[in-house]
A computed fold for a 69-nucleotide RNA from a marine eukaryotic metagenome, annotated as transfer RNA. Rfam family: tRNA. Rfam classes the family as a transfer RNA. RNAcentral holds the sequence, with entries from MGnify.

RNA sequence: CGCUAUAGCUCAGUGGUAGAGCACUUCAUUGGUAAUGAAGGAGUCGCAAGUUCAAUUCUUGCUAGCGGC
Numbered sequence: 001c002g003c004u005a006u007a008g009c010u011c012a013g014u015g016g017u018a019g020a021g022c023a024c025u026u027c028a029u030u031g032g033u034a035a036u037g038a039a040g041g042a043g044u045c046g047c048a049a050g051u052u053c054a055a056u057u058c059u060u061g062c063u064a065g066c067g068g069c
Stems, first nucleotide, its partner, number of pairs: 001067005008022004016053001024040005046062005
């Protein structure tokens, strides 16, 4: 100096109700498991402030991680 921070994990989301896959729970199916199908739970969007009618999103500072010089 740059990038990143969003569900248990990996990530999406360029100002207007926060999502996917995997994982987890319940049910169906099976002699049993796996697989499959259905339903469900899980988020102060790193922290603080600013702009705005409205911020995960834009701006600033801080913290942590990664990278470069």